[in-house]
Context: one part of a larger RNA
Formats: sequence, C1' cells, structure tokens
RNA sequence: UGACGGGGGCCCGCACAAGCGGUGGAACAUGUGGUUUAAUUAGAUGGUACACUAAGAAUCUUACCAGGGAUUGACAUAAUAGAGAGUUUCUGAAAAGAAAUGUGCCUAACGGAAUCUAUUACAGGUGGUGCAUGGCUGUCGUCAGCUUGUGUGGUGACAUCUUGGGUUAAGUCCCGCAACUAGCGCAACCCCUUUUUUUAGUUAUAUUAUUUUUCUAAAAAUACUGCCGACGAUAAGUUGGAGGAAGGUAGGGAUGAAGUCAAGUCCUCACGCCCCUUAUGUCCUGGGCAACACGCGUGUUACAAUGCGCAAUACAAUAAGUUGCUAGUUUGUAAAAAUAAGCAAAUCUUCAAAAUUGCGCUUAGUUCGGAUUGUAGGCUGAAACUCGCCUACAUGAAGCUGGAAUCGCUAGUAAUCGCCAAUCAGCUAUAUGGCGGUGAAUACGUUCUCGGGCCUUGUACA
Repeated sequence: UGACGGGGGCCCGCACAAGCGGUGGAACAUGUGGUUUAAUUAGAUGGUACACUAAGAAUCUUACCAGGGAUUGACAUAAUAGAGAGUUUCUGAAAAGAAAUGUGCCUAACGGAAUCUAUUACAGGUGGUGCAUGGCUGUCGUCAGCUUGUGUGGUGACAUCUUGGGUUAAGUCCCGCAACUAGCGCAACCCCUUUUUUUAGUUAUAUUAUUUUUCUAAAAAUACUGCCGACGAUAAGUUGGAGGAAGGUAGGGAUGAAGUCAAGUCCUCACGCCCCUUAUGUCCUGGGCAACACGCGUGUUACAAUGCGCAAUACAAUAAGUUGCUAGUUUGUAAAAAUAAGCAAAUCUUCAAAAUUGCGCUUAGUUCGGAUUGUAGGCUGAAACUCGCCUACAUGAAGCUGGAAUCGCUAGUAAUCGCCAAUCAGCUAUAUGGCGGUGAAUACGUUCUCGGGCCUUGUACA
C1' cells in the first nucleotide's frame, strides 16, 4: 500500500421488511447429470452452466456410429504431358465401377475458355492446446469509481490532491483545506414514448362540397429548481406550492471506466506450435444426436364456481406477405380441400382473447383436469418405422393448492388475456424476441440476511 475481520461509523440496492404472484408436490414439455449404447457428436458446470451455443436434429444439417467406396482428392492455385466435353445403358442401397455412344463453344484459325485423365508442388482436418493468442462475450456493475502532470511532505515504499463539513442517483455540486490542474468514467449530447405548433400527405374517417378528425413523417417548441414560500452557511441543495400535457434524471432504450475471475469461446472467424496425410481428410447408404431403474434446473397445463361449457355481441398494437399473405364462395363434423377476388401493400390479406349479455352445471375426482392409448382421416415432404404436426370419435391417468427451502416484482409495474415475428418444406414453440387489452396491493422502517460504496481500526496474510 492492499486484502481480510463472526471490528466500528456513515450510506445505498426488491437486500430485508410490508404486500401480490409463483417454484419446491402432480402430469407433460424442454435442458442437464447419471446410466445404457456400435454411436447416444462437441462445448457450457457456484453466483457468471442447465428452453445455454441451437432464430427450429426425419434425409440434409452432422461434427458421432456401422457398412460400402475413391486417393492431387468434395474445394484452391500453379506446372508438365495428353485427351476430348457431354450423353445413354448395365451392376449397385447409394457413392462408385464397367461398357457403349460422341467429337461440342469462341476465334483474327495461332490459340483460348470450360471439362477430363496421368504426374507433382500441394489441398484438406468441427484433430489437440482458450494455460501460446487476436477478436468477441459474461461477471462484479450503469457500481462510482480509476488515474496523470507539476508542487508539497517523507531517507524510502508512498502519501497529499481523492480526506473534512454539507449535499447528490453520481469523485454530483458547494464550502473549507498544501495543494493546483488534467484525463478515463458520472451527467449531457443520440433514439423511442408523452404535449403543442408549422409544413406536407397517398390511405382511412365524417361531410353535399370547401374541409374536419384520428393518424402518418419531417422540422421546430417545451422543463431550466425557471417562479413563490419555508429550511439551510446569504452556498450547494432539500421540502411544499403555483402554473403546466409533463416537475425536479418526466418514463424507457442505447451507452458498461481502470481492472477482476490464466472466467468463456481454437465447433463463427482469424492465428502460433503440435499431430493426421490410401487418413484424424473426403463421398455415400442406413442408424444415432429422440435410448431410460433414477437425480436436478427452467417452463406449460391444472387441481376449479372470481370457475367450466354452449350461444350471441364488441374493442387493439407491433409485425409479415409473390416458390408469398390469402378475402369470398362451395364441400367436409373438423383438420383441410376445391375454386377464386385483392395485394410487391397506411389501399388487399394474415386479425384477437380476456371482457359483456343470456342459458346450463351446484361442490362431485364432477359438464374440473386433460395425460395415456385405440381407430379413422388431413397436411408438408423423394421419404413421417426408428422420429413430424394437425383433426374427429372413443379412452379419461395423476392432480382437491404442494415439507424443508426458495424466486420475481415498487405502476401502466405485478398479475392476467390473447396477437405478431425470426428460424422454417414441415415441425417437437409450452421456448425466444416483440406487441397491445384488462389492471392491483404494499413500502412503518433499516434491528437482522445478502451484495456494494466511503472513512476508520486490528492483523502470526501478500
């Protein structure tokens, strides 16, 4: 000087408390450990792995396994010699092999482009090392810290500034002070939402029309403790009020200091070294990644009457759409099929559910719950056996609110309701990222638990 303390002081945070809803019990979905397996590819493992890489494993993907091949190779460049490319048939699970056929394209007629064969330099490696690395990322943490120059003090390590009194979300600001400056952070500058104005407007809406309204998208305005009172050191500021659409960071987002964890990633990519080179490279068929006494994580659906079922009636936003979104009509109980408008989109389409109204159910393992299984169908796709999704009928399991323990959330939040998108032929999406609808309760307070910041003290630690 740090680090640590079941030392002290001050302060903060959904950290506790006060509340609301969950997890832990059930079934299923999904990830993981374990076990099994020819293979169940690999990575991620306290917080900071476990609906994570993966925004989608039937083939492909695919890295794994079994079997079958070829060896300048699936892919690149170059050289030499030669050929002709290509097409068809046979064997084969395919890859591949054999046979037949064939003499192409441009040309200035030398040759050239592409292709194939042989030879060789080489290719290739999702092989190893993230403890050789770059880049990217997580975490402490959006925490308020980290550091320089000069000066001053100290023999020196170093200290001071950065401590103190107030204040703040903040090393934010004020005052003081052997310090005076400065840099990276904080804040601001950026984007979205909320208000108003102006300009412009295809579509929509109302209207007889001019035009209006919602809106759209560009430019501006507005909020600054600016004004008033109180408190305060006449400061910084705190608190109450006015006006205002909005008030003290208005609400969100992006933005992540110096560093920590030899944190993660050599399976995005790049790259050193090591290793393989008739194989650890490469092609193909099939299988596996989907196994199942079991443990754990994350979720979905429930256990019902603030509910369930049937019928009727309303109201969104984001976003996407031509190998597409698909209205309407017809067929079908339905999934869906047939037919067929509109739309490369404010014009057309995808397009709501909770809610409201009426009726039934009356506390039951039920008109709750929907697992599991059977049969019959539909869709995608060469192909749904391993291993897809959907529909109808039948079946109708566990489950009657969950032990110890534990998680999220402070307002348009929690809770609850549906909708959209990416990936994508299809889908295992109950996931992920967004969007709107309905819409609470509670916070006395900081004793305690956890994490963090500053000062101080002790130290057999560095």